Context: one part of a larger RNA
RNA sequence: AACGAACGCUGGCGGCGCGUCUUAAGCAUGCAAGUCGAGCGGCAGGGGGCAGCAAUGCCUCCGAGAGCGGCGGACUGGUGAGUAACGCGUGGGUGACCUACCUUAAGGAUGGGGAUAGCCAUUAGAAAUAGUGGGUAAUACCGAAUACGCUUACCGGGCUGUGGUCUGGUAAGGAAAGGGGCUGUGGCUCCGCCUUGAGAUGGGCCCGCGUCCCAUUAGCUUGUUGGUGCGGUAACGGCGCACCAAGGCUCUGAUGGGUAGCCGGCCUGAGAGGGUGAACGGCCACACUGGGACUGAGAUACGGCCCAGGCUCCUACGGGAGGCAGCAGCUAAGAAUAUUCCGCAAUGGACGAAAGUCUGACGGAGCGACGCCGCGUGGAUGACGAAGGCCGAAAGGUUGUAAAAUCCUUUUGUUGCAGAGGAAUAAGUGGGGGAGGGAAUGCCCUCAUGAUGACGUUAAGCAAUGAAUAAGCCCCGGCUAAUUACGUGCCAGCAGCCGCGGUAACACGUAAGGGGCGAGCGUUGUUC
Repeated sequence: AACGAACGCUGGCGGCGCGUCUUAAGCAUGCAAGUCGAGCGGCAGGGGGCAGCAAUGCCUCCGAGAGCGGCGGACUGGUGAGUAACGCGUGGGUGACCUACCUUAAGGAUGGGGAUAGCCAUUAGAAAUAGUGGGUAAUACCGAAUACGCUUACCGGGCUGUGGUCUGGUAAGGAAAGGGGCUGUGGCUCCGCCUUGAGAUGGGCCCGCGUCCCAUUAGCUUGUUGGUGCGGUAACGGCGCACCAAGGCUCUGAUGGGUAGCCGGCCUGAGAGGGUGAACGGCCACACUGGGACUGAGAUACGGCCCAGGCUCCUACGGGAGGCAGCAGCUAAGAAUAUUCCGCAAUGGACGAAAGUCUGACGGAGCGACGCCGCGUGGAUGACGAAGGCCGAAAGGUUGUAAAAUCCUUUUGUUGCAGAGGAAUAAGUGGGGGAGGGAAUGCCCUCAUGAUGACGUUAAGCAAUGAAUAAGCCCCGGCUAAUUACGUGCCAGCAGCCGCGGUAACACGUAAGGGGCGAGCGUUGUUC
């Protein structure tokens, strides 16, 4: 000097930050990932109309929940257990690769089929759930046709550092889906669909260098090291397998053991260096413990699935359910760390044509002097100096312009009034213009109008009120700024070091005075 601090005493306000460092211990409860009816069949219920005395029937409109289907649940958020490793950092490579959505370019979208959930009926079960029969739809699923370019194989030629690339040919293979709006029906238009090229973005893989301690760890290794072939992968590769060879690493520290997420940074220091990796940002790893794959453009998937284990819960004892290292909150542990708050108004994300829905991301508020910064607790005048305290033999000194008193001010506080900005290119409506089209809708540009604020009784402002609401902590032997009196008597005690205390203690305790810092001040811990 610093701190994610803790403890003691004290405590007025505001702004900006930060807040389980311990048990990757266990968790009650609520919420944290949904969305689309403009993909699909349909429907509980409700409104209206008609008929009827009524029950009810018919038509029409709105339409929850559930289901099939699409996209998203691989982002965001949390934690630091593991990991000494191409994990991270940095610089390269990929002639060895992938990339949903997005942008751009070219082309296409013909014609068929069979199911299944929901639903109805029914069976088993306490439940979770499972089964049987009937029947239905699609942008769900499956054939067929077509194929510039695409994939695979082969052949010819050019370039080249290889199995690369360009070009020509032959053979084989592979696509598709509709929905909305408008329109006197021909179509037009918007959103989608299929194939391919390029881009963008994100990622996979490989390599050079760097990355803690122990030699009281000296040898380690059999898919081990290399080759050939096959398989596998998006892709190279012992990645896997078969065969062959016997290699590979190592005192420039292999192997083993310990410790640890890495970095930008942060702290300290004149620097070199040392320490550290909270918050914020990048990367990695993990999601009760261990293992596994499925789906998918992407996961070996925190709030998905399966198996095993431990734990908790439900049970009709046959069997089932769960995973806060998401946000709050609870228990335990600990010196120690917060609200079971408000809102989607802003920013961002998912879905949707949009309106919008969802969003414990985020924006805010609450608690905590935990930190940094700012402000205040009043100002002026006021005695050859009140009272009281303390010291002194007395005179007197000191506290001290300090108080009182007088005159002001009103930051802050309280009360009231009024009140920005965070809100925009929303949607919609109206006007004008444009490309295309026969027209209209739709599309693009532009102008006007235009709703929406959790915070919030917001900030800043104005007025009223009254010095009113606001000072402590540590120290005073030397280091080290600041001294006297009394009490105690090697006792009680102090202490960072030196050391004080045994009858005049500037060192203990109290008082008065003084010094330092100040809403803080000290102590302890840790680092330089």
The prediction has a mean pLDDT of 84. The part of an RNA shown here (small-subunit ribosomal RNA, 5' domain) has 528 nucleotides and comes from an uncultured Spirochaetota bacterium. The full RNA is in RNAcentral, with records from ENA and SILVA.